Predicted 3D model of a 361-nucleotide RNA (Bacterial RNase P class A) from an Acidimicrobiia bacterium. Its Rfam family is "Bacterial RNase P class A". Rfam classes the family as a ribozyme. The prediction has a mean pLDDT of 77.
RNA sequence: AUCGUCCGCCGGACGGUCGCGGGUGGCUUCGGCUGCUCGAGGAAAGUCCGGACUCCACAGGGACAGAGUGCUGGGUAACUCCCAGGCGGGGCAACCCGACGGAUAGUGCCACAGAGAACAGACCGCCUACGUCGCGUGCGGCCGGUAAGGGUGAAACGGUGGUGUAAGAGACCACCAGCACGCCGGGAGACCGGCGUGGCUCGGCAAACCCCACUCGGAGCAAGGUCAAGCAGGAACAGGGUGUCCCACCCGCCACGUUCCAGGUAGACCGCAUGAGGCCGCCGGCAACGGCGGUCCCAGAUAGAUGACCGUCACGGGCACUGCGCCCGUACAGAAUCCGGCUUACAGGCGGACAACGGCA
Numbered sequence: 001a002u003c004g005u006c007c008g009c010c011g012g013a014c015g016g017u018c019g020c021g022g023g024u025g026g027c028u029u030c031g032g033c034u035g036c037u038c039g040a041g042g043a044a045a046g047u048c049c050g051g052a053c054u055c056c057a058c059a060g061g062g063a064c065a066g067a068g069u070g071c072u073g074g075g076u077a078a079c080u081c082c083c084a085g086g087c088g089g090g091g092c093a094a095c096c097c098g099a100c101g102g103a104u105a106g107u108g109c110c111a112c113a114g115a116g117a118a119c120a121g122a123c124c125g126c127c128u129a130c131g132u133c134g135c136g137u138g139c140g141g142c143c144g145g146u147a148a149g150g151g152u153g154a155a156a157c158g159g160u161g162g163u164g165u166a167a168g169a170g171a172c173c174a175c176c177a178g179c180a181c182g183c184c185g186g187g188a189g190a191c192c193g194g195c196g197u198g199g200c201u202c203g204g205c206a207a208a209c210c211c212c213a214c215u216c217g218g219a220g221c222a223a224g225g226u227c228a229a230g231c232a233g234g235a236a237c238a239g240g241g242u243g244u245c246c247c248a249c250c251c252g253c254c255a256c257g258u259u260c261c262a263g264g265u266a267g268a269c270c271g272c273a274u275g276a277g278g279c280c281g282c283c284g285g286c287a288a289c290g291g292c293g294g295u296c297c298c299a300g301a302u303a304g305a306u307g308a309c310c311g312u313c314a315c316g317g318g319c320a321c322u323g324c325g326c327c328c329g330u331a332c333a334g335a336a337u338c339c340g341g342c343u344u345a346c347a348g349g350c351g352g353a354c355a356a357c358g359g360c361a
Stems, first nucleotide, its partner, number of pairs: 002356001004354007012313007020039008041332001045343002048341005053220004066216005071085005086100001087098004101211002106209002108205003123150002125146003131142005158176006177201001179198008224270004233261005240254004277296008314330006
């Protein structure tokens, strides 16, 4: 220099004018006027996990069903997240990826091709010992034997060499690979290393059913609570009207009035902004993270504020080019109870560590 890997960070800056939402103060003729201050994100997103909080259910234990998780150790309020490690796979490497328990409990599946896809099979090939037929008597056919070779496939029932045989075959032998069991050593553990024995070899799939182990009650801030117009409702009281021709009383009915009551809609308020909080420093730890000290207060709308314009600069693109310049653009997106994660989107830019290859010293 080129080409890569991993980690962290920023994501327009400054000034001016006008405007919007929250908080707080001053003046006021109560109509307003005015000052100060705060005002989106790394993902506020998807709503996929885990919690806080609230209500409901059970209030003790167990079983069944269903869902989730699945190597080890650690972190955390918790997690399916994070860190460190082991094993397997990929990469020359830095490094990356893995739902990574069980296929010897059982059931099921393995497309196409192929003879055969799991206690297998005989298409080509190889063989003619045994059985049988024919003749030209050592060759061919049939019945057979075989799985070394070819062929199919993602996968064909260990590999190499030898013995053996008619030809062959773990049929037998040696070595190797793999599996199971036992012992020894290392490690906190997953696991790793070594030795011995065994039958000679057992296919794959469990994000198929299933088995094993562990975890899990439901709904969600439109949770839930407080106050409570109007309309309708209930009760009491006094007066009025009315019932069957009149009067009186009682009773019933009707609307109005006054007072009270319950549930509760609109609306208002609480929940709701001090929190598993941010930043800095020290200490412990490989790290995730934890402890201590200091410091800061950092959106709170409710149909939803956080914006627009101008100037200068920065960055990117185009035009022009001796120079001065001119024009356009600046991502993804946007709070709605809060927090920890994961995932997805993102113009452009910055910093650090490391790898490969080549060059120079």